Parts: sequence; structure tokens; C1' cells
RNA sequence: CGGGGUGUGGCGCAAUGGCUAGCGCGCUGGCAUGGGGUGCCAGAGGUUGCGGGUUCGAGUCCCGCCACCCCGA
Repeated sequence: CGGGGUGUGGCGCAAUGGCUAGCGCGCUGGCAUGGGGUGCCAGAGGUUGCGGGUUCGAGUCCCGCCACCCCGA
């Protein structure tokens, strides 16, 4: 320098262009227990890497940029 892939709560991952972006772990509170472990109930936490475009509607499609990974020179 060229090609490909990935980027979504603290972590790991889902989400056909369309319902309030969900699931597990973790976190907070409550209940159960003499206490812990554990179980149950409830809750907080995201504007989907950044900026544009297409569309009635974009996490998803298109363009540019950034970061990381792989391949090639």
C1' cells in the first nucleotide's frame, strides 16, 4: 500500500428494512435462610464506533473516516 472480516449496556452475544433494540452473566433493591451459598421477584444500565446518504421507516442497505483482527505485497 491492496483485499477481506468485525464494531450493539460492565462482559459475552442476538435482532427478516417495521411492535418499546432483546438474551445470558454481572450489578442494585426486596423476599425466603439464624447467616452464607442458592432460589424467586423487581429494577438500573444502550441512543447500536464516528459522520453523511437512500427510504414512509435503518442496528440492518450505500458512501467516507476511525479502531481491531486475518490474508497478500